[in-house]
Molecule: RNase P RNA; transfer RNA
Organism: Gammaproteobacteria bacterium
RNA sequence: GGAGUCGGCCGGGCAGCCGCCGCCGCGAGGCGGAGGAAAGUCCGGGCUCCGCAGGGCAGGGUGCCAGGUAACGCCUGGGCGGCGCGAGCCGAUGGAAAGUGCCACAGAAAACACACCGCCGAUGGCCCUUACGGGCACAGGCAAGGGUGAAAAGGUGCGGUAAGAGCGCACCGCGCUCACCGGCAACGGUGGCGGCACGGUAAACCCCACCCGGAGCAAGGCCAAAUAGGGGAGCAAUGGCGUGGCCCGCGCCGCUCCCGGGUAGGCCGCAAGAGGCGCGUGGCGACGCGCGUCCCAGAGGAAUGGCUGCCAGGGGCUUCGGUCCCUACAGAACCCGGCUUACAGGCCGGCUCCCUCC
RNA sequence: GCCGGAGUAGCUCAGUCGGUAGAGCAACUGAUUCGUAAUCAGUAGGUCGGAGGUUCGAUUCCUCUCUCCGGCACCA
Numbered sequence: 001g002g003a004g005u006c007g008g009c010c011g012g013g014c015a016g017c018c019g020c021c022g023c024c025g026c027g028a029g030g031c032g033g034a035g036g037a038a039a040g041u042c043c044g045g046g047c048u049c050c051g052c053a054g055g056g057c058a059g060g061g062u063g064c065c066a067g068g069u070a071a072c073g074c075c076u077g078g079g080c081g082g083c084g085c086g087a088g089c090c091g092a093u094g095g096a097a098a099g100u101g102c103c104a105c106a107g108a109a110a111a112c113a114c115a116c117c118g119c120c121g122a123u124g125g126c127c128c129u130u131a132c133g134g135g136c137a138c139a140g141g142c143a144a145g146g147g148u149g150a151a152a153a154g155g156u157g158c159g160g161u162a163a164g165a166g167c168g169c170a171c172c173g174c175g176c177u178c179a180c181c182g183g184c185a186a187c188g189g190u191g192g193c194g195g196c197a198c199g200g201u202a203a204a205c206c207c208c209a210c211c212c213g214g215a216g217c218a219a220g221g222c223c224a225a226a227u228a229g230g231g232g233a234g235c236a237a238u239g240g241c242g243u244g245g246c247c248c249g250c251g252c253c254g255c256u257c258c259c260g261g262g263u264a265g266g267c268c269g270c271a272a273g274a275g276g277c278g279c280g281u282g283g284c285g286a287c288g289c290g291c292g293u294c295c296c297a298g299a300g301g302a303a304u305g306g307c308u309g310c311c312a313g314g315g316g317c318u319u320c321g322g323u324c325c326c327u328a329c330a331g332a333a334c335c336c337g338g339c340u341u342a343c344a345g346g347c348c349g350g351c352u353c354c355c356u357c358c
Numbered sequence: 359g360c361c362g363g364a365g366u367a368g369c370u371c372a373g374u375c376g377g378u379a380g381a382g383c384a385a386c387u388g389a390u391u392c393g394u395a396a397u398c399a400g401u402a403g404g405u406c407g408g409a410g411g412u413u414c415g416a417u418u419c420c421u422c423u424c425u426c427c428g429g430c431a432c433c434a
Stems, first nucleotide, its partner, number of pairs: 001354010012311007020033005035329001039340002042338005047216004054248004059212005064078005079093001080091004094207002099205002101201003116146002118142003123139002125136004154172006173196001174194003178191005220268004230259006239253004261433003275294008312327006359430007368383004377414001385401005407423005
């Protein structure tokens, strides 16, 4: 200098003037006022109600191991497999020797393997020959080669054979409820045993392990106001209801649904929290612990902006003096932790590879 | 704000153990008719809303995303 990879951050800045929303103050005025995703609502929790949140079945979810956490499908570290020279990246990554299902078309055969082309025909058979020998390819043998397919029942080599074949052997691969060693474990290493028995699919049913009661701030509570407690349907104490599908258990005694009627006002929930920042400390890390410090949006669906000047970035025009326009994605509504998706442009740092120079 | 559902031919809808997608109406061509409608015969028309993944193979299974639709206040 070039190429690449990973992580973190900003996402217009400053000043002046005029406004908007909330709180405090008698008042003048003071303080605060969008985001990294506030988004999708995909997971997990807090909070609230359903009597307790009880048992079983069903249903749903997650899925290598260990740890972190309030919890998680998240995060961290490690194992295994794949890609890359490398830094690194990707993986819904338990079980297919418990069972069931499926594998279209093509192909001989798609899972108790099979034989279209092909090879052989040692053995038996037929024919020629006195015989040696030769021929046929009928019985039969083979799975090496061709071909089909996404996938064809270990690979290479030597031996072996009529031709062949784990048929035998060596190496590689594979398997084992085997032993030892390392590791908390997943797993790895070494040795032994087994000629190989075990195709794929579990984001098919299923099996195994673990987790999950339901609903959601329009939850829920208090105050106030108003109306016709009218009509219909269902069940009726071996019943009905108690917010999720069934049963048991527990509680209550009329309950549920539809039509019709009334009110659509106020307050709480509601912002001090798994909170932010700084320092120290334990840990590889996620994160934990201790101390200090700060208070930091919140309403009705509606607020969080506009103008001027300078600067930064981008675009158009240009007589190169300038001039005009724009500000990525998007926008809180009970609150947090994640994931995912969208995002103009820019900054910082770690590491890898190649070339060159000292 | 919260909860639920649906996207398949021009329109309305089917499509189950995953194997290459149909029906009715509409459209077009021909026949019939003096002509039209009806009728008969035939034909064309599909990114299965979009992207990615699992699988040999996806309308179907999984994830993300886009669009549309419906419901949810309190009192008696």